[in-house]
RNA sequence: GGGGGUAUAGCUCAGCUGGUUAGAGCGCCUGCUUCACACGUAGGAGGUCACAGGUUCGAGUCCUGUUAUCCCCA
Numbered sequence: 001g002g003g004g005g006u007a008u009a010g011c012u013c014a015g016c017u018g019g020u021u022a023g024a025g026c027g028c029c030u031g032c033u034u035c036a037c038a039c040g041u042a043g044g045a046g047g048u049c050a051c052a053g054g055u056u057c058g059a060g061u062c063c064u065g066u067u068a069u070c071c072c073c074a
Stems, first nucleotide, its partner, number of pairs: 001073007010026004019057001028044005050066005
C1' cells in the first nucleotide's frame, strides 16, 4: 500500500428481510429475608447503537467517508 471482519449498558453479547417502546446474562443500587453477611426473592437505575453525512414516511439494520481494533496479502 491492497483486501476482509468487528464497534449496541460497567463487562460479555443478541437484535431475523428497515417498522409500535432498544434487549439478555453477569455486575451495580434499593426493599424483603438474616443477629450480620452470603444465597434466595421483588423492584430499579444505567444507551448520542464508534464519529460525520446520505437514502427513506421510518435506520442499530441500507449507502459513503472517517476513527479505533483484529486478521490476511504484498
Source information: Transfer RNA from an uncultured Oscillospiraceae bacterium, 74 nucleotides, folded computationally. The sequence was found in a public genome assembly. Its mean pLDDT, the model's own confidence on a scale to 100, is 81. Rfam family: tRNA. It is annotated as a transfer RNA.